[in-house]
């Protein structure tokens, strides 16, 4: 001097995931509030799967009700869809692309870079006022230019 690791501080990024108060030991954590975020839940509107059996009215087709079997269906999130390859294969893995999403006050344009996951409910949920319920984790150091807007600091 460089790299790596640990602790603390400052300033930031993704995400709804932050702030304040009280208890606790100035801890871990717990409780409450605010802010932010999500789900359920009327009327109106919309929607109302397939097959079988039985009943009802009925001229047939078709309609209504009940039962059984099958197929399902839904939520958080940007994370959806398409093509190809490999493994003997339900399926798994890999490659390419794509809807969509992100990148240092904010917006627009351009280029460049990155993500394009994962988890949950359990046959059940459209919208939805009142009302009810839940979350507030976790992961990171990533961009330049031009045109505008607005503000702070310094002189």
């Nucleotide at each position: 001097g460089c790299a790596u690791c640990c602790c603390g501080g400052c300033g930031g990024c993704c995400u709804a995931a932050a702030c304040c108060g009280c208890c606790g030991c100035g801890g871990a954590g717990g409780c409450g509030g605010u802010g932010c975020g999500g789900g359920g839940g009327a009327a109106c509107c919309g929607a109302g799967c397939g097959g079988g059996c039985g009943c009802g009215a009925g001229g047939u087709a078709g309609c209504g009700c009940g039962c059984c079997c099958g197929g399902g269906g839904g939520g958080c999130g940007u994370a959806u869809c398409c093509g190809g390859g490999c493994c003997g294969g339900c399926g798994g893995c890999c490659c390419g692309g794509u809807a969509g999403g992100g990148g240092a006050u904010u917006u627009c344009c351009a280029a460049c870079c990155c993500c394009g996951a994962g988890c949950c409910c359990g046959u059940c949920a459209g919208c939805u006022a009142a009302c009810c319920c839940c979350g507030u984790c976790g992961g990171c150091g990533a961009u330049u230019g031009g045109a505008a807007a607005g503000g702070a600091c310094c002189g």
About this RNA: The RNA shown here (c-di-AMP riboswitch aptamer (ydaO/yuaA leader)) has 155 nucleotides and comes from an Acidobacteriota bacterium. It matches the Rfam family "c-di-AMP riboswitch aptamer (ydaO/yuaA leader)". Its family is annotated with regulation of gene expression and cyclic-di-AMP binding in the Gene Ontology. The coordinates come from a structure-prediction model, not an experiment, and the mean pLDDT is 77. Lineage of the source: Bacteria > Pseudomonadati > Acidobacteriota.